[in-house]
RNA sequence: GCGCCUGUAGCUCACCGGACAGAGCGAUGGUUUGCGGAACCAUAGGUAGCAGGUUCGAUUCCUGCCAGGCGCA
Numbered sequence: 001g002c003g004c005c006u007g008u009a010g011c012u013c014a015c016c017g018g019a020c021a022g023a024g025c026g027a028u029g030g031u032u033u034g035c036g037g038a039a040c041c042a043u044a045g046g047u048a049g050c051a052g053g054u055u056c057g058a059u060u061c062c063u064g065c066c067a068g069g070c071g072c073a
Base pairs, nucleotide, nucleotide: 001072002071003070004069005068006067007066010025011024012023013022018056027043028042029041030040031039049065050064051063052062053061
């Protein structure tokens, strides 16, 4: 330099055109307990990497850029 893949909550990942974007773990609070853990209940946490485009509508499709990974040279 070229090609491919990935980028969504603190972490690991779903949702691949439709309404308020979710789960597990973690965090916080509560119940329980002599204390803690476990268990149960609740809460908070996201401008979906950035910027454009297509569309009535984009996390999803297209383009460029950025970052990471793999391969080729």